[in-house]
This is a predicted structure of a 101-nucleotide RNA (SAM riboswitch aptamer (S box leader)) from Pedobacter sp. Leaf170. The sequence was found by an Rfam model in a public genome assembly. Taxonomically the source falls in Pedobacter (Bacteria, Pseudomonadati, Sphingobacteriia, Sphingobacteriales). Its mean pLDDT, the model's own confidence on a scale to 100, is 81. Rfam family: SAM riboswitch aptamer (S box leader). Rfam 15.1 lists 9,625 matches to the family in 4,158 species. About the family: The SAM riboswitch is found upstream of a number of genes which code for proteins involved in methionine or cysteine biosynthesis in Gram-positive bacteria.
């Protein structure tokens, strides 16, 4: 990159460099010079995979010790299909683990 299989209403910022773009993408809507992206520190939720403690032995419950990830907006929010619509559901597409070739 693909493929497989889970996920995505919850949680989680402050400082430093920089110095104008950023929320994947199309529409919209929004955030930014009261400082965008990027990158460094620190600290922080979450608990997927591994440790580890439990335990009814399992698709269960803790913990945070590694490895990932994430700290604006439900994945911001629509788009395709069901539905008159609206509300709801479903898919596409993506994210983020863990296997595979």
């Nucleotide at each position: 990159u693909g493929c497989u299989u889970a996920u995505c209403g919850a949680g989680a910022a402050a400082g430093g460099u920089g110095g104008a773009g950023g929320g994947a993408a199309u529409g919209g809507c929004c955030c930014u010079u009261u400082g965008a992206a990027a990158c460094c520190u620190u600290a922080g939720c979450a608990a997927c995979c591994a440790g580890c403690c439990u335990u009814g032995u399992u698709u269960g419950g803790g913990u945070a010790u590694g490895g990932u990830g994430c700290u604006a907006a439900u994945u911001c929010c629509a788009a395709c299909c069901c539905g008159u619509a609206a509300a709801g559901g479903g898919g596409u597409a993506g994210u983020u683990a863990a296997g595979u070739c």